[in-house]
RNA sequence: GCGGGUGCAGGCGAUGAGGCUCGCCGUCAACCGCCCUCGCGCUGAUGGCCUCUACCACGGU
Numbered sequence: 001g002c003g004g005g006u007g008c009a010g011g012c013g014a015u016g017a018g019g020c021u022c023g024c025c026g027u028c029a030a031c032c033g034c035c036c037u038c039g040c041g042c043u044g045a046u047g048g049c050c051u052c053u054a055c056c057a058c059g060g061u
Base pairs, nucleotide, nucleotide: 010025011024012023013022016052017051018050019049020048021047033042034041035039
């Protein structure tokens, strides 16, 4: 480094992915944003922190 076997690694926190961390739930659960306007309406990719991707705004080259 490769292959095989065995065991472990639960789910969720309004839009994607990875790491860390906090909280909630136990499958009839936790969770599933907002509004005088229900609209060709509005905010956000996080529960929080960092990174990546997408989107938006401004400025520079």